This is a predicted structure of a 71-nucleotide RNA (transfer RNA) from an Actinomycetota bacterium. Its mean pLDDT, the model's own confidence on a scale to 100, is 82.
[in-house]
RNA sequence: CCUCUUAGCUCAGUUGGCAGAGCACUUCCAUGGUAAGGAAGAGGUCGUGGGUCCGAUUCCCACAGAGGCCA
Repeated sequence: CCUCUUAGCUCAGUUGGCAGAGCACUUCCAUGGUAAGGAAGAGGUCGUGGGUCCGAUUCCCACAGAGGCCA
């Protein structure tokens, strides 16, 4: 100096207007039983603080953390 930070994990997302997927988890179906499969559900202060705005996960600033580049 650059990039990233969103569910337990891996990640989408919106040029500002109700936050999502897959896996995992819970319940049920199904099976002689297990896995696979089907149905439903729970789970989020969108890293922290501040600013702008009618309204911020999104824009601006600072800080923290992670990764990378140059010297």
Its Rfam family is "tRNA". By type it is a transfer RNA.